[in-house]
RNA sequence: GCCCCUGUAGUUUAGUGGCUAUAACGUCGCUCUCGUAAAGCGAAGAUCGUGAGUUCAAGUCUCACCAGGGGCU
Numbered sequence: 001g002c003c004c005c006u007g008u009a010g011u012u013u014a015g016u017g018g019c020u021a022u023a024a025c026g027u028c029g030c031u032c033u034c035g036u037a038a039a040g041c042g043a044a045g046a047u048c049g050u051g052a053g054u055u056c057a058a059g060u061c062u063c064a065c066c067a068g069g070g071g072c073u
Stems, first nucleotide, its partner, number of pairs: 001072007010025003018056001027043005049065005
C1' cells in the first nucleotide's frame, strides 16, 4: 500500500428497510426476612463508531473516514 471481518446500554448481545430498538448480567427501588443473601415485582440506562448519501421511511443499503482484529505484498 491492497483486501476481508467487526463496531448497538456499564459488560455480553438480538435485531434480513416499516412499533416507542431486544434480552441476559450488572445498577437502583419495592415486596419478602429479626437482618442479609436468595427469590419475586418494577425502574433507569443506547441519539446503534463518526459524517454524508439513497429512500416516504435506515441499526439494516451505498460512500468516505475512525478504532480493533485478520490476510497478502
Description:
Predicted 3D model of a 73-nucleotide RNA (transfer RNA) from a Nanobdellota archaeon. RNAcentral holds the sequence, with entries from ENA. Its Rfam family is "tRNA". Its family is annotated with triplet codon-amino acid adaptor activity in the Gene Ontology. From the family's description: Transfer RNA (tRNA) molecules are approximately 80 nucleotides in length. Its mean pLDDT, the model's own confidence on a scale to 100, is 84.